[in-house]
RNA sequence: UGAGUAAGUCGGAUAAUCGCGGGUACAGUGCCGAAAGGCCGUACCUGAGGAAAGUCCGGGCUCCGCAGGGCAGGGUGCCGGGUAAUACCCGGUGAAGGCGACUUCAAGGAAAGUGCAACAGAAAUAUACCGCUUGGCACGUGAUGCAUGCAUCACUGCCGAGUAAGGGUGGAAAGGUGAGGUAAGAGCUCACCAGCGGCAUGGCGACUUGCCGGUCUGUGUAAACCCCACCCGGAGCAACACCGCAGAGGGACAUAUGGUGGCCCGCCAGUCCCGGGCAGGUGGCUCGAGCCAUGCAGCAAUGCAUGGCCCAGAUAGAUGAUUAUCCACGACAGAACCCGGCUUACAGACUUACUCAUCAG
Numbered sequence: 001u002g003a004g005u006a007a008g009u010c011g012g013a014u015a016a017u018c019g020c021g022g023g024u025a026c027a028g029u030g031c032c033g034a035a036a037g038g039c040c041g042u043a044c045c046u047g048a049g050g051a052a053a054g055u056c057c058g059g060g061c062u063c064c065g066c067a068g069g070g071c072a073g074g075g076u077g078c079c080g081g082g083u084a085a086u087a088c089c090c091g092g093u094g095a096a097g098g099c100g101a102c103u104u105c106a107a108g109g110a111a112a113g114u115g116c117a118a119c120a121g122a123a124a125u126a127u128a129c130c131g132c133u134u135g136g137c138a139c140g141u142g143a144u145g146c147a148u149g150c151a152u153c154a155c156u157g158c159c160g161a162g163u164a165a166g167g168g169u170g171g172a173a174a175g176g177u178g179a180g181g182u183a184a185g186a187g188c189u190c191a192c193c194a195g196c197g198g199c200a201u202g203g204c205g206a207c208u209u210g211c212c213g214g215u216c217u218g219u220g221u222a223a224a225c226c227c228c229a230c231c232c233g234g235a236g237c238a239a240c241a242c243c244g245c246a247g248a249g250g251g252a253c254a255u256a257u258g259g260u261g262g263c264c265c266g267c268c269a270g271u272c273c274c275g276g277g278c279a280g281g282u283g284g285c286u287c288g289a290g291c292c293a294u295g296c297a298g299c300a301a302u303g304c305a306u307g308g309c310c311c312a313g314a315u316a317g318a319u320g321a322u323u324a325u326c327c328a329c330g331a332c333a334g335a336a337c338c339c340g341g342c343u344u345a346c347a348g349a350c351u352u353a354c355u356c357a358u359c360a361g
Base pairs, nucleotide, nucleotide: 001357002356003355004354005353006352007351008350009349010348012326013325014324015323016322017321018320020047021046022045023044024043025042026041030039031038032037049332053343054342056341057340058339059338060337061236062235063234064233068265069264070263071262073232074231075230076229077228078092079091080090081089082088093107094105095104096103097102108227109226113225114224115221116220117219129167130166131163132162133161134160135159136158137157138156140155141154142153143152144151145150146149175193176192177191178190179189180188194217196213197212198211199210200209202207240283241282242281243280249274250273251272252271253270257269258268259267290309291308292307293306294305295304296303297302
């Protein structure tokens, strides 16, 4: 200097004028409404995100007189820790990728059982298509020798025996590489590795390291069914509560009906249907597992302590318009009960640490 890896911050700014939503205080008894209730005035304060998106997870909160037990069903899946909790986060182990910093993992079990593996290929819970070695037959072709017919060698064809090294097919073919050995070959023998089994070492653990062993050891798939371990009530802010308006009762059932996913047991309760009223109003509704700073503990996630701060609550759904200046010339994009995660989208600007390459000293 360039190219990368990991983490983090900002993501238009300043000033003025007018216009929107909310809160607090004051004022008025003004306006709207059938009512509950709401609106208007003045001053001050305040008002969209890092993802508000996806609706994929986990919770808080509200309700259901059992939410108890079981079956079915569902979720997670290496180990340890964190958290309110999680399929999340941190740290490790193993595997894969990368020169590396680092990244990713649907990472329990194939010796409990069942299933599947198309096509190709001779053969996929077990072989011989080609090939190699060897014996016999043919006297078919050629050569040589001796000699007029034999012998030897080579090639070709057929039959038999041996082989699983080499070639082909395939994702995968009786573990791999090398050497010796053999008629040719083969764990046939040996060395090193892999697998399996045993023993020991280190570690909380996943696992690691080392040694020993033999009649050498037959694939994959559980993101197939399944087995094992752990976990799981349900519904949801359109939850739920209160106020206003309105109302008048009628019917069915009792070995029935109902009780917040299905079935069974238990327990409890009278239950359900028709009819009248509302496009109403208020609460829930934002002080939180909150944010910031510092210190301590811890590799870290995180926890504890001290101090400071208050930062949207709409509901026909709020932040817009104009002017001036600056520059990064402005990307992805708008809360609807709240919080913690994950995933996806994103122009540009900045910071820190680390890796690789090149150059110079």